[in-house]
RNA sequence: AAAGUAGGAGAGACAGUCGCGCUUUAAAUGAAAGUUUAGAGUGAGGAAAGUCCGAGCUCCCCAGAAUCAAGGCGCCCGGUAAUGCCGGGGCGGAGCGAUCCGACGGAUAGUGCCACAGAAACUAUACCGCCCGCCGCAAGCGAGCAAGGGUGAAAUCGCGGUGUAAGAGACCACGGUCGUGUCCAGAGAUGGCGCGAUGGGCAAACCCCGCCUGGAGCAAGGCCAAAUAGGGGAAGAGGGGUUGAUUCGCCCCGUUUGAUUCCCGGGUAGGCCGCACGGAAUAGUCGGGCAACCGCCUAUCAAGAGAAAUGACUGUCGGUCCGCUCUACGGCGGACGUACAGAACUCGGCUUAUCUCCUGCUUCCACA
Numbered sequence: 001a002a003a004g005u006a007g008g009a010g011a012g013a014c015a016g017u018c019g020c021g022c023u024u025u026a027a028a029u030g031a032a033a034g035u036u037u038a039g040a041g042u043g044a045g046g047a048a049a050g051u052c053c054g055a056g057c058u059c060c061c062c063a064g065a066a067u068c069a070a071g072g073c074g075c076c077c078g079g080u081a082a083u084g085c086c087g088g089g090g091c092g093g094a095g096c097g098a099u100c101c102g103a104c105g106g107a108u109a110g111u112g113c114c115a116c117a118g119a120a121a122c123u124a125u126a127c128c129g130c131c132c133g134c135c136g137c138a139a140g141c142g143a144g145c146a147a148g149g150g151u152g153a154a155a156u157c158g159c160g161g162u163g164u165a166a167g168a169g170a171c172c173a174c175g176g177u178c179g180u181g182u183c184c185a186g187a188g189a190u191g192g193c194g195c196g197a198u199g200g201g202c203a204a205a206c207c208c209c210g211c212c213u214g215g216a217g218c219a220a221g222g223c224c225a226a227a228u229a230g231g232g233g234a235a236g237a238g239g240g241g242u243u244g245a246u247u248c249g250c251c252c253c254g255u256u257u258g259a260u261u262c263c264c265g266g267g268u269a270g271g272c273c274g275c276a277c278g279g280a281a282u283a284g285u286c287g288g289g290c291a292a293c294c295g296c297c298u299a300u301c302a303a304g305a306g307a308a309a310u311g312a313c314u315g316u317c318g319g320u321c322c323g324c325u326c327u328a329c330g331g332c333g334g335a336c337g338u339a340c341a342g343a344a345c346u347c348g349g350c351u352u353a354u355c356u357c358c359u360g361c362u363u364c365c366a367c368a
Stems, first nucleotide, its partner, number of pairs: 002363009012317007020043010045340001049351002052349005057217004070213005075089005090104001091102004105208002110206002112202003127149002129145002132142003157175002160172003176198006183192003221273004231264005238253005279301001281300004286295003319336007
């Protein structure tokens, strides 16, 4: 330098001007609700996103036990409020390596499946072959074999030897896999050793074993509560229009099929709470722990409304890039200021999107 791998940090700072949301104070106005003006405070993220897990909170409601169903999870130990999350370890796999990946219980409970090719895919069998005999050779026929070739993702455990006419876990050594143990190491998964067996794979196929799970979600839920229509109750013979007003007149509705007035209750619109500092909070020192994380102490208190504001410009500093100069540090000038994105009850995770910078480590190459 290149290629790679793991981790971390940031998402410009300050000042000024203008603007927007929320809270609050004062003034003006208004019957009130509110509106306007001025001031003060405060105003997005590492993912606010997907809504995939786990919780808080709320209601339905009582989920205690057993059984069934459905779904999820599945090596061990630890962390956590909890998790399917995180840390460490074991085992298996990928990579030269740093490192990464694994739904990682059971295939010796049972059922099922294993395309194509191939003789044969799990219980039987032989395409090319090998060996023996009929026979002296070839061909053919009969008997034996499954070591070699061939097919396939996978071929009856691998490899070496013994053995044989040729062969074969038929036998032996080593190894693989599985099971097992008054054994050894370990907290455990597991590893070692001894003994036994030799059964192909698939459970993100059915299934078996073990464990877990009540449902819906802030549009949860609680409170206040119009107008109109309708419901219940009481009174009830009048009520309304025409007129500037009264009387008369006229018109409409009504007198138990009840006009009209009053009261009560439910629901809707709307409003308030939930809802926004006092918690599984954030930051830092110290201590414990390999780590996740925990403990003590100190400091801080941070948007919130409603389809919903959080922006723009200028200057200085800083950053990145380019050019000139310089041995170099540096100096001068110019440009950029950009990614993904946007709170909506709140937390802890995971996943996804995305810009820049830094550090450790690995492999290889070149030069000295």
Predicted 3D model of a 368-nucleotide RNA (Bacterial RNase P class A) from a Candidatus Zixiibacteriota bacterium. The prediction has a mean pLDDT of 75. A source record names the gene rnpB. Of the family's consensus pairs, 94% are formed in the model. The source organism's lineage runs through Bacteria, Pseudomonadati and Candidatus Zixiibacteriota.